[in-house]
RNA sequence: AGAGUUUGAUCCUGGCUCAGGAUGAACGUUGGCGGAAUGCCUAACACAUGCAAGUCGGACGGGAGGCAUCCUCUUGGUGUUUCCAAUGGCGGACGGGUGAGUAACGCGUAAGAACUUGCCCCUGGGAGGGGUACAACGGCUGGAAACGGUUGCUAAUACCCCAUACGCUAAGGAACAAAAGGGAGGGAUUCGCCCAAGGAGGGGCUUGCGUCUGAUUAGCUUGUUGGUGAGGCAAUGGCUUACCAAGGCAACGAUCAAUAGCUAGUCUGAGAGGAUGAUCAGCCACACUGGGACUGAGACACAGCCCAGACUCCUACGGGAGGCAGCAAUGGGGAAUCUUCCGCAAUGGGCGAAAGCCUGACGGAGCAAUGCCGUGUGGAGGUAGAAGGCCCACGGGUCGUAAACUCCUUUUCUCAGAGAAGAAGCAGUGACGGUAUCUCAGGAAUAAGCAUCGGCUAACUCUGUGCCAGCAGCCACGGUAAGACAGGGGAUGCAAGCGUUAUCCGGAAUGAUUGGGCGUAAAGCGUCUGUAGGUGGCUCCUUAAGUCCGCUAUCAAAUCCCAGGGCUCAACCCCGGACAGGCGAUGGAAACUACUGGGCUGGAGUACGGUAGGGGCGGAGGGAAUUUUCGGUGGAGCGGUGAAAUGCGUAGAUAUCGGAAAGAACACCAGAGGCGAAGGCACUCUGCUGGGCCGACACUGACACUGAGAGACGAAAUCUAGGGGAGCAAAUGGGAUUAGAUACCAAGUAGUCCUAGCCGUAAACGAUGGAUAUUAAUCGCUACGCGUAUCGGCCCGUGCAGUGAUGUAGCUAACGGGUUAAAUAUCCCGCCUGGGGAGUACAUUCGCAAGAAUGAAACUCAAAGGAAUUGACGGGGGCCCGCACAAGCGGUGGAGCAUGUGGUUUAAUUCGAUGCAACGCGAAGAACCUUACCAGGGCUUGACAUGCUGAGAAUCCUCUUGAAAGAGGGGAGCGCCUUCGGGAACGCAGACACAGGUGGUGCAUGGCUGUCGUCAGCUCGUGCCGUAAGGUGUUGGGUUAAGUCCCGCAACGAGCGCAACCCCCGUGUUUAGUUUCCAUUACCAAGUUUGGAACCCUAGACAGACUGCCGGUGACAAGCCGGAGGAAGGUGGGGAUGACGUCAAGUCAACAUGCCCCUUACGCCCUGGGCGACACACGUGCUACAAUGGCCGAAACAGAGAGCCGUGACCCCACGAGGGCAAGCUAACCUCAAAAACUCAGUCUCGGUUUAGAUUGCAGGCUGCAACUCGCCUGCAUGAAGGCGGAAUCGCUAGUAAUUGUCAAUCAGCCAUACGGUGGUGAAUCCGUUCCCGAGCCUUGUACACACCGCCCGUCACACUACGGAAGCUGGCCAUGCCCGAAGUCGUUGGCUUAAUCCCAAGGGGACAGAUGCCUAAGGCAGGGCUAGUGACUGGAGUGAAGUCGUAACAAGGUAGCCGUACCGGAAGGUGCGGUUG
Repeated sequence: AGAGUUUGAUCCUGGCUCAGGAUGAACGUUGGCGGAAUGCCUAACACAUGCAAGUCGGACGGGAGGCAUCCUCUUGGUGUUUCCAAUGGCGGACGGGUGAGUAACGCGUAAGAACUUGCCCCUGGGAGGGGUACAACGGCUGGAAACGGUUGCUAAUACCCCAUACGCUAAGGAACAAAAGGGAGGGAUUCGCCCAAGGAGGGGCUUGCGUCUGAUUAGCUUGUUGGUGAGGCAAUGGCUUACCAAGGCAACGAUCAAUAGCUAGUCUGAGAGGAUGAUCAGCCACACUGGGACUGAGACACAGCCCAGACUCCUACGGGAGGCAGCAAUGGGGAAUCUUCCGCAAUGGGCGAAAGCCUGACGGAGCAAUGCCGUGUGGAGGUAGAAGGCCCACGGGUCGUAAACUCCUUUUCUCAGAGAAGAAGCAGUGACGGUAUCUCAGGAAUAAGCAUCGGCUAACUCUGUGCCAGCAGCCACGGUAAGACAGGGGAUGCAAGCGUUAUCCGGAAUGAUUGGGCGUAAAGCGUCUGUAGGUGGCUCCUUAAGUCCGCUAUCAAAUCCCAGGGCUCAACCCCGGACAGGCGAUGGAAACUACUGGGCUGGAGUACGGUAGGGGCGGAGGGAAUUUUCGGUGGAGCGGUGAAAUGCGUAGAUAUCGGAAAGAACACCAGAGGCGAAGGCACUCUGCUGGGCCGACACUGACACUGAGAGACGAAAUCUAGGGGAGCAAAUGGGAUUAGAUACCAAGUAGUCCUAGCCGUAAACGAUGGAUAUUAAUCGCUACGCGUAUCGGCCCGUGCAGUGAUGUAGCUAACGGGUUAAAUAUCCCGCCUGGGGAGUACAUUCGCAAGAAUGAAACUCAAAGGAAUUGACGGGGGCCCGCACAAGCGGUGGAGCAUGUGGUUUAAUUCGAUGCAACGCGAAGAACCUUACCAGGGCUUGACAUGCUGAGAAUCCUCUUGAAAGAGGGGAGCGCCUUCGGGAACGCAGACACAGGUGGUGCAUGGCUGUCGUCAGCUCGUGCCGUAAGGUGUUGGGUUAAGUCCCGCAACGAGCGCAACCCCCGUGUUUAGUUUCCAUUACCAAGUUUGGAACCCUAGACAGACUGCCGGUGACAAGCCGGAGGAAGGUGGGGAUGACGUCAAGUCAACAUGCCCCUUACGCCCUGGGCGACACACGUGCUACAAUGGCCGAAACAGAGAGCCGUGACCCCACGAGGGCAAGCUAACCUCAAAAACUCAGUCUCGGUUUAGAUUGCAGGCUGCAACUCGCCUGCAUGAAGGCGGAAUCGCUAGUAAUUGUCAAUCAGCCAUACGGUGGUGAAUCCGUUCCCGAGCCUUGUACACACCGCCCGUCACACUACGGAAGCUGGCCAUGCCCGAAGUCGUUGGCUUAAUCCCAAGGGGACAGAUGCCUAAGGCAGGGCUAGUGACUGGAGUGAAGUCGUAACAAGGUAGCCGUACCGGAAGGUGCGGUUG
């Protein structure tokens, strides 16, 4: 410090997620030791048991003992000592716990005045004289108990009275309040008591500032705010009361609701901040819940009292007892939090004169890896790199110096010995503890796990699994080769821990003060006026509030930081120091802001003179058009559409002429032109009226800008009432179209218009708030002026205001904006914070309603989005090409047959190929073989390969058995090399490594192939442009078959493609001349012989064609058109040649190959069968349907091929297939071999025929071990469908189509009508590019990128989830009114009673109990408010691999889309009106 994730890729916006740190944690798993910490976050739930506050006999009386002693024999005295409950004193208000309540002067901080203070300190003074009772105790007595009642006695530092003391007034006088002279003691003395002043520390009270969320809580308050009197308090005060006034608080957020103890601090962060408030410390509050007072210095009191309530316990039923949020412990709750321990030795506290007692405060130990810190689990050497595991390319690699082994050490562990500090204060005193620590001995001995290993993120492989099981923080992984699941090996990280979960901060500049934004990503209010508020021109003086400087006090300690010290180090502890920063006091400065006062004119405004304008409101007038109506002419249609129909019309329409009426809107001018704040505003004239601009510079003198609330205006549609109604036209009915058609057509109602109201919204848009200032230029337009010029107007220059275009700098994610900023700055307002849910629900306000405004949450997703890029696509555009269409010729689709496929069948009908680009395809040959399939019979190192051993040459002939494979015999034969040991080849037998597989996966692959497409494209280097993806080049203007070439150009070059180079054909030359060819001769049968190479031909080498020449055209180019010459002319014709890539295209069965699978079988051998089946469907072909023909006869003309396991002439036989004999030929020699269509002559005469030949019968031939399933051929006989083929569809542009034979490969033969070649004969048509299909280039739109076979919307149906409404039902909280009213303070009242004291006669004072009044807890009744749960039914929403209906949106999305509004419709949606361009 960043990273992952939206996309095909990019930049941006924006959310989600991760890496870090932390915790009073929990869970999983593992666990050696020590130190110093921490440990109910939940039920302020209930609590058994024990302990947690007592002490003082030196305040005091008594009781019960012990000991000693004395006298006496008893119930004794004296002394001493211990214990006990009372009276009395001090302390139980501290210490300890908890965080329920509390949004408050509660807390923090800084101040203040009207108070109090036991014990402590200091100072001054005092303590004189009297008296009385009540407990304990004794007697009697009630009760189960708790606890009492009555009577009698008694002490005090208990209680009471008098005296003395301050102060007030002053002539006098009146009135009030103390004490214990006690305890100890022989004494000195000490500890106490009372009053007053002061101190220290503590406490009470008041105030400024700070202290969470909600406005879907906006008004709250009646003792309320203030005053006076009185009361009350320690003290101020409405604290209380009577009277008077009507105030007080609140948008700077009152009240209400929700939540919460506050702080020092703690965690995090660079900081600013954010979160938090365990332990430790300060303050507050509470003590079962609520109320109340008493005592006291202090309480309204945790282990005190009274009352009410709930709960628990005891009970003799009459009545009582209790309060762990003290320490332990228990139950419960919970994911979860410890011992019913030791000790007062230390520190501290209470009491005491002290000894001392008490102390669950505290000091310690125990339990828990809960976190922090330290330490160990050994060290050195050790390669045969052991065994074993894992991987492997089988060579090895790795775990790994790791282990073993050798040497060493002993922290830790075990045993034994010694043994502290902590103790102060002469001695004594240690819970911890025989602990820490030290020493000896023993022995590597007692001690390693957890998580992860796809990316982020360090770390990789094997096996299993097969969208299953599972994983997952995000992206995502898993569908048979998973580095992501599970296991193994290995590795990485941390380590007595490690991971997970939860929570907080960080990263997050993702609420932005530091430090964000608002044209299109979320975001500028529809517009203006203006209140509070915020901000504010120049200049002088004052003040000193802000501001700045100095000094000072404070912000407890601890913590953090710095330095030092102590535990071996560290954690931890001790000591010293210190920074920001806050509030306060004080002294100063005066620049800036502010304040007081004065001045100025530049901002702003007023007056004056001009000026443009659809600015607004009212009134009057006008013509064109439309419709209706009246009349005329006229006579059959009109109207409407893609095409029609409904409709109108012989009762006279449409058309046309004339008259009349009505309502609405104002052509041309008219323009990126004008005006207005916006909405908006247009015929002409006129009345009233608002604002702007220009000029000149008179006046005022900062009067300004913005503007929360508030107010005003505000298109269209809608609503209310009354008018009006020509045209148009939601809704609606009718006619069409369609699968449907709510879209089209013809009608038509609200409405549109006016008046008066209402509504308050729009894509109310420049998607851009207002104001001010500054910052290049150029070109327009509008209004007004100035200069120049002119007779005047133009022209030219210039100022100001407005309105447009281009564009520099800088800005922007880009697009773009750019003096009219989206630049640079300042001020003010509004708004945004992921998408959906949702502008929805609830609540409130407004509205007649429609609805508007304000405006959430649950839940759900990991994206949603902006701009730009490359593609792809478009029922977008432009250009162009192709047998693509068109123009033609011939077919297919109909028939029969052949063949392939599907389907069906079967024991098997082996497998593959499936739109074009599978289907006469793999297969250039299925009777056996092939053969992979089926049935049966067999084999198991195997039919085939390599290695080892044994015996044998190999090989040939033959017998039995069997369907064959095979099994069992007989015989012949024994070769080659040799160093004489043996070896090689071959077959046989045996054992093991292994062979074998046409078994699976073409979606694991290589190779090969198809296709787009022989289409003209596809790229690279360097440079340049862009943040980048990318672009440029390759686009543009021409041209071409072509990215072919030329020109231009931020490009310049290059590569793969195109073309050419290669082969064949077409012309010529030359070389060569047999088996070819020619002349002559001979024979006359033949190039047979001889001679020759001119021709044909053969096959080598050359030549030739290049837009080279001429004319035209074009840009003086490339090229195109025409012509000449030429065998051939613009690529001369054909072939081979197939760019980058696409289709997970095809092939594991041609071959190769990874992985998986089979191994007496999924391998191998054999016989037979099947691949040839057959209701049917499709593809490709052959033959035909006939006279351009069939048949018969005669007679011509090729080319290219093949041949020794071959081709086979001639001759003979057969009707023929063929057979017999047999020559030639390893081929320009011989053979196959006959070319056929064609031509000539004849015949047939339109009929299912002398067409067509299927089918079938008989008889034969050939190949072959073998033609039954299942071959071909021949002859005779038979003679089916078929008369040119529906929708639809195919091929072809010249030696082509059509037609006609011929040959080869495979092959024993052949199902070949196929396939591949080869010649013969030999056309028609192309106007042209509108349309169909396909392709190319440029451009445009896009919500597509699996790329239109894309994406995607809504209803309905189903499942699940959360939410809203709802008759109600059930709780909780809060306040109000009324009733009742405990305890208690205070008040009132009448009594009873009475020790001190006054008086002494009554009586008073005081005390006690009662009654009563105010207040008041709990309780009751009533109507409310807020809130939670639940609720039949109901509403929409969200989510969900494969449901239904349509196709609304994205392309002109097939009617451009969208916004507001109204109506309508199964649904998306449609239509009307107005607006917008996104």
Source information
Small-subunit ribosomal RNA from Adiantum capillus-veneris, 1478 nucleotides, folded computationally. Rfam family: Bacterial small subunit ribosomal RNA. Gene Ontology terms of the family: ribosome and structural constituent of ribosome.